[in-house]
Context: one part of a larger RNA
RNA sequence: CUGGGCGUAAAGGGCGCGCAGGCGGUCAGGAAAGUCAGAUGUGAAAUUCCGGGGCUCAACCCCGGAGCUGCAUUUGAAACUUCCUAUCUAGAGUUCAGUUAGGGAAAACGGAAUUCCACGUGUAGCGGUGAAAUGCGUAGAUAUGUGGAAGAACACCAGUGGUGAAGACGGUUUUCUGGGCUGAUACUGACGCUGAGGCGCGAAAGCAUGGGGAGCGAACAGGAUUAGAUACCCUGGUAGUCCAUGCCAUAAACGAUGCAUACUAGGUGUAGGGAGGCUCAACCCUUUCUGUACCGGAGCUAACGCAUUAAGUAUGCCGCCUGGGGAGUACGCUCGCAAGGGUGAAACUC
Numbered sequence: 001c002u003g004g005g006c007g008u009a010a011a012g013g014g015c016g017c018g019c020a021g022g023c024g025g026u027c028a029g030g031a032a033a034g035u036c037a038g039a040u041g042u043g044a045a046a047u048u049c050c051g052g053g054g055c056u057c058a059a060c061c062c063c064g065g066a067g068c069u070g071c072a073u074u075u076g077a078a079a080c081u082u083c084c085u086a087u088c089u090a091g092a093g094u095u096c097a098g099u100u101a102g103g104g105a106a107a108a109c110g111g112a113a114u115u116c117c118a119c120g121u122g123u124a125g126c127g128g129u130g131a132a133a134u135g136c137g138u139a140g141a142u143a144u145g146u147g148g149a150a151g152a153a154c155a156c157c158a159g160u161g162g163u164g165a166a167g168a169c170g171g172u173u174u175u176c177u178g179g180g181c182u183g184a185u186a187c188u189g190a191c192g193c194u195g196a197g198g199c200g201c202g203a204a205a206g207c208a209u210g211g212g213g214a215g216c217g218a219a220c221a222g223g224a225u226u227a228g229a230u231a232c233c234c235u236g237g238u239a240g241u242c243c244a245u246g247c248c249a250u251a252a253a254c255g256a257u258g259c260a261u262a263c264u265a266g267g268u269g270u271a272g273g274g275a276g277g278c279u280c281a282a283c284c285c286u287u288u289c290u291g292u293a294c295c296g297g298a299g300c301u302a303a304c305g306c307a308u309u310a311a312g313u314a315u316g317c318c319g320c321c322u323g324g325g326g327a328g329u330a331c332g333c334u335c336g337c338a339a340g341g342g343u344g345a346a347a348c349u350c
Base pairs, nucleotide, nucleotide: 003322004321005320006319007304008303012318014201015200016199017198021194022193023192025088028085029084030083031082033081034080035077036076037075038074039073040072041071042070048066049065050064051063052062053061054060091191092188093187094186095184096183097182098181099180100179103177104176105175106174107173108172109171110154114150115149116148117147118146119145120144121143125136126135162169163168206247207246208245209244210243211242215241216240220236221235222234223233258317259316260315261314262313263312266295267294268293269292270291271290272289273288274287275286276285277284299306300305323350324349325348332343333342334341335340
């Protein structure tokens, strides 16, 4: 010496399940593959190093020694890794008793609002803007009352509150269904962690077929604004937004922070459980586990900041980065109905 990194400089896969692989808790015995020690053989010469010698020196050459870090065979050692046998319960799982939430799927129902339709009252305006106009209205609008229809979304509760792996999830009820947490410590006995490929899930937009269409609204049309205005503002308005089924597979898919485990000062809130104190009980207080926030110490960091939910200290496994542009482009392959996705250069240039 045997690389350094990934919150913001290039760099964490959008998220999960999981085959192979890598890694793996306690104790005992055995084996001896890795490992360690000894012996033997081999490791040509030249080269290298050390000592000496020869060309007037040196380069060069010659002699002697060492070395050649390796391989094979054999004899041993048994701490560690490995393998076999047996063991344990601290990891993991099961059971029992509680508890928890917008977790998921389907169905039914509800009220407010909006638009439309019918009828009544009523009369000249309404609407919109910075100001206007397009637009609507004497064929009676806007406003207001009654009745009806439709679709979509669920005010308040609502909270740096909850749930979910992520995307995401919010009216009410029912059915089916997944998870978490707490307590008991009854059972199994390392059954674990990670995870290239693979498989599944995956906002919005978009696509296909069939429905639906209230409001909103790309495109489009008109009115304004402006030097112009293919915009911002206004009046309309089609796809779409909604439902079913099937595709698509991307996002600033963000905590811009992979997963798991252990350890390392505290303080303050909040959500869900447990235990104890007080009390008839509630409230309150103490403590503990799990989650979620803020502040802060050591430590870390280029700084900002992070700080028991680490960006601290360590270990295991995966993914990724290696100057800017060219370029997430070209070509090839592959997936897709398409749009396009995945993989992914180089010349050249600074």